[in-house]
Context: one part of a larger RNA
RNA sequence: CGCACGAAACCUGAGGAGGGUCUUCCCUAGUACGAGAGGAUUGGGAAGGACGUCCCUCUGGUGUUCCAGCUGUCGCGCUAGCGGCACGGCUGGAUAGCUAUGGACGGAAAGGAUAAGCGCUGAAAGCAUCUAAGCGCGAAGCCCUCUCCAAGAUGAGGUUUCGUUGAGGCUUCCUGCCUCUGAAGCCCCCUGGAAGACGACCAGGUUGAUAGGCCGGGUGUGUACGCGCAGCAAUGCGCUGAGCUAACCGGUACUAACGGGCGAACG
Repeated sequence: CGCACGAAACCUGAGGAGGGUCUUCCCUAGUACGAGAGGAUUGGGAAGGACGUCCCUCUGGUGUUCCAGCUGUCGCGCUAGCGGCACGGCUGGAUAGCUAUGGACGGAAAGGAUAAGCGCUGAAAGCAUCUAAGCGCGAAGCCCUCUCCAAGAUGAGGUUUCGUUGAGGCUUCCUGCCUCUGAAGCCCCCUGGAAGACGACCAGGUUGAUAGGCCGGGUGUGUACGCGCAGCAAUGCGCUGAGCUAACCGGUACUAACGGGCGAACG
């Protein structure tokens, strides 16, 4: 820009893409078969490998925004307590998120038409013959079934819902033309996001819980500072599962979401 008014939501599916895997064990059965050795077709069941999709409850990893311990040195006048630097100074843990080596699921089944092949009926050709007319069975293959994309499918599809107002002027009264207003809805902008290279997408913008802050909870660290008591002291014990606690779960307008524009009966 188009899809013959402007929008919003939900669909259809022409067409396209993906997937399609392998092994072992048990029963059928030590049966059929075979002199024996050996050893099934078929049907049923159970594990597993690789691959794929999704996920983070569990097991782990990471987690330079969380907690604790420790060394050297410098600073806060000193002590105590903290902070800076030393690879994140080193060490032990660890929430969210992201993750695999962790978790869940998948390949299938069903249907249709067939190939080779196997058949029914059956002539030409009194017989025979699956074929000439006719009918059936029959593959990991074909069409579908499962997952995803998909109406620029210009052949531009469908359904539902919303909107098409008011004022003034001109008028050869057609109910037409002009000006202003600007519907549904949308955009810019702003607050943000398990969304994201940027666009996009999603949640919100005071009729508000979108982010921050604050409050409560959770989680993680592992008993803070200070004071008291015991001890000459190092240190231990008590207040104390204390103190602190990111991204987690809720609540709460305290802070920030201010403002501006586009937009309809033709072309």
Large-subunit ribosomal RNA, domain VI from an uncultured Thermoguttaceae bacterium, 267 nucleotides, folded computationally. The sequence was found in a public genome assembly. Its mean pLDDT, the model's own confidence on a scale to 100, is 86.